The RNA shown here (transfer RNA) has 72 nucleotides and comes from Populus alba.
Lineage of the source: Eukaryota > Spermatophyta > rosids > fabids > Populus.
[in-house]
RNA sequence: UCCUCACUAGCUCAGUGGUAGAGCAGUCAGCUGUUAAUUGACUGGUUGUAGGUUUAAAUCCUACUUGGAGAG
Numbered sequence: 001u002c003c004u005c006a007c008u009a010g011c012u013c014a015g016u017g018g019u020a021g022a023g024c025a026g027u028c029a030g031c032u033g034u035u036a037a038u039u040g041a042c043u044g045g046u047u048g049u050a051g052g053u054u055u056a057a058a059u060c061c062u063a064c065u066u067g068g069a070g071a072g
Base pairs, nucleotide, nucleotide: 001071002070004068005067006066010024011023012022013021018055026042027041028040029039030038048064049063050062051061052060
């Protein structure tokens, strides 16, 4: 330099154009002599950045940043 993949909650990851989710973690409560375990509820998002297409974009297109893998 080129090719390719990934980027979504604190972490690990779903979500094939029509209300952004799960598990773990966190907070509160229940359970009890107490802790652990467990049960319920709640909190938490500029969907990497900037544009484009569309009535509507996490999703499609372009460029870029960062990271992974490969070629020279």
Record summary:
The sequence is in RNAcentral, with records from Rfam.